[in-house]
Background
Predicted 3D model of RNase P RNA and transfer RNA as a complex of 446 nucleotides. Model confidence (mean pLDDT): 78 of 100. It holds a member of the Rfam family "Bacterial RNase P class A". The family's RNA type in Rfam is ribozyme.

RNA sequence: CAAGCGGGCCGGAUGGUCGCGUCCCUUUUGGGAUGAGGAAAGUCCGAGCUCCACAGGGCAAAAUGCUGGGUAACACCCAGGCGGGGCAACCCGAUGGAAAGUGCCACAGAGAAUAGACCGCCAGCGGGCGCGAUAUUUCGCGCAGCGGGCAAGGGUGAAACGGUGGGGUAAGAGCCCACCGCGCGACUCGGCGACGAGCGCGGCACGGUAAACCCCAUUUGGAGCAAGGCCGAAUAGGAGCAGAGAGAUGGCCCGUCUCGCUAUUGCGCUCGGGUAGGCCGCAAGAGGCGUCGGGUAACCGGCGUCCCAGAUAAAUGACCAUCCGUUUGGGAGACCAUACGACAGAACUCGGCUUACAGGCUCGCUUGUUUC
RNA sequence: GCGCCCGUAGCUCAGUUGGAUAGAGCGCGUGCCUCCGGAGCACGAGGUCGCAGGUUCGAAUCCUGCCGGGCGCA
Numbered sequence: 001c002a003a004g005c006g007g008g009c010c011g012g013a014u015g016g017u018c019g020c021g022u023c024c025c026u027u028u029u030g031g032g033a034u035g036a037g038g039a040a041a042g043u044c045c046g047a048g049c050u051c052c053a054c055a056g057g058g059c060a061a062a063a064u065g066c067u068g069g070g071u072a073a074c075a076c077c078c079a080g081g082c083g084g085g086g087c088a089a090c091c092c093g094a095u096g097g098a099a100a101g102u103g104c105c106a107c108a109g110a111g112a113a114u115a116g117a118c119c120g121c122c123a124g125c126g127g128g129c130g131c132g133a134u135a136u137u138u139c140g141c142g143c144a145g146c147g148g149g150c151a152a153g154g155g156u157g158a159a160a161c162g163g164u165g166g167g168g169u170a171a172g173a174g175c176c177c178a179c180c181g182c183g184c185g186a187c188u189c190g191g192c193g194a195c196g197a198g199c200g201c202g203g204c205a206c207g208g209u210a211a212a213c214c215c216c217a218u219u220u221g222g223a224g225c226a227a228g229g230c231c232g233a234a235u236a237g238g239a240g241c242a243g244a245g246a247g248a249u250g251g252c253c254c255g256u257c258u259c260g261c262u263a264u265u266g267c268g269c270u271c272g273g274g275u276a277g278g279c280c281g282c283a284a285g286a287g288g289c290g291u292c293g294g295g296u297a298a299c300c301g302g303c304g305u306c307c308c309a310g311a312u313a314a315a316u317g318a319c320c321a322u323c324c325g326u327u328u329g330g331g332a333g334a335c336c337a338u339a340c341g342a343c344a345g346a347a348c349u350c351g352g353c354u355u356a357c358a359g360g361c362u363c364g365c366u367u368g369u370u371u372c
Numbered sequence: 373g374c375g376c377c378c379g380u381a382g383c384u385c386a387g388u389u390g391g392a393u394a395g396a397g398c399g400c401g402u403g404c405c406u407c408c409g410g411a412g413c414a415c416g417a418g419g420u421c422g423c424a425g426g427u428u429c430g431a432a433u434c435c436u437g438c439c440g441g442g443c444g445c446a
Base pairs, nucleotide, nucleotide: 001368002367003366004365005364006363007362008361009360010359012323013322014321015320016319017318018317020035021034022033023032024031025030037343041354042353044352045351046350047349048348049224050223051222052221061220062219063218064217065216066080067079068078069077070076081095082093083092084091085090096215097214101213102212103209104208105207118154119153120150121149122148124146125145128143129142130141131140132139133138162180163179164178165177166176167175181204182202183201184200185199187198188197189196190195228280229279230278231277238271239270240269241268247265248264249263250262251261252260287306288305289304290303291302292301293300294299324341325340326339328337329336330335373445374444375443376442377441378440379439382398383397384396385395391429400416401415402414403413404412422438423437424436425435426434
């Protein structure tokens, strides 16, 4: 320098004017302080908190699934083992069990799971056929047939019941041997462990699939801040009490009026439930920053320091100036003009995961090349 | 806040106990028929199975994460 791998961080800056939410002080007018994020998002996991339920045990269902550690907890994080990818830095893995049982493995192929023989290889047998040698006999070779042996080679497939080499054989085959692989072991050593290294035994018996059912181990009560608690109108219902028989409507009664009788209702006070609305929950927390110590690390502990949005139809914006970065245009250039500033946006609160993100800064590492 | 469902051709839908060419109707194109059009007949084109990754020999189908749409409850 080029290509690449793995982290961390910023994500416009400063000032002013006007406006908005919250708090404080003044007082009726102002002043002061403060005001989004790394994801506030998706709501995918795990908790806190609150209410309800709850003797104990089992079944079912769901989730998780190598080992050790971290944590309030987790499906998260850290370290390691094993497997796979990459020259490497490094990355990826739902990574327990297929010798508990059941199911599935299309097409092709002889055969797809206590497998199988299509082509092929091999000897044997018969008055088969052809060719050759020879004096008929007889012998040799080839082809075909018959019933056998074999699984090396070919072929099918994603996968064919260990692989390579040698011996052996009629031809072959773990049939035998060496190495590799595999399985087994109260074995030895290392490791907390997953596991690794070795030793011995076994010719090998055991294909894949559990993101198919299933088995094993572990975990899980339900609902969610519209949780939940407190205060609580107006109007209309409910319950009770007391007074007045004065109001209203209907009937007795064909029209109107008056009087009477009667039924229902109403007026006053008190109590209670619910609604609207208000307050709390609700911002000091598994908190941030700095430093020291422990730990490979995640993380933990000590000390110091800081207080950092709380709305309820929901504030966090607009403009100006200077600068930073970028786009476009002009200019020889200095520079000038112009437009723009990623994704997005709190609503009970945390720990994670996932997803979105213009541009930029920075640390460590790998490979290659060149120069010293 | 909590819970559930759907996405396949231009449109409406099959196919989702995994199996190789993903189908049907309508629509579209070409030809035949007709004086012309429609209807009818024949043939044909048209698909990232919402996207990405994984499991598997093999994925529209199984699993995970996203994207879009819809519904229910308080």